[in-house]
RNA sequence: GCUCCGGUAGUUUAAUGGAUAGAAUUUUCGGCUACGAACCGAACGAUGCAGGUUCGAUUCCUGCCUGGAGUG
Numbered sequence: 001g002c003u004c005c006g007g008u009a010g011u012u013u014a015a016u017g018g019a020u021a022g023a024a025u026u027u028u029c030g031g032c033u034a035c036g037a038a039c040c041g042a043a044c045g046a047u048g049c050a051g052g053u054u055c056g057a058u059u060c061c062u063g064c065c066u067g068g069a070g071u072g
Stems, first nucleotide, its partner, number of pairs: 001071007010025004018055001027043005048064005
């Protein structure tokens, strides 16, 4: 240089073009307990960036950024 794959919450991840983007874990608060742990309930927190297509984009297209694999 070329080809392919990936990028969603602090972390691990789900999501046929149509729901308020779902869950686990972490953190915080509450319950439980003599106190903790465990357990139960709740809260906070996310689509790499910029365009395009569409009534509607995490999803499709283009470019860029970034990580990985292969190849010369």

The RNA shown here (transfer RNA) has 72 nucleotides and comes from a Eubacteriales bacterium. The source organism's lineage runs through Bacteria, Bacillati, Bacillota, Clostridia and Eubacteriales. The coordinates come from a structure-prediction model, not an experiment, and the mean pLDDT is 80. It matches the Rfam family "tRNA". Its family is annotated with triplet codon-amino acid adaptor activity in the Gene Ontology. Rfam's curators write: Transfer RNA (tRNA) molecules are approximately 80 nucleotides in length.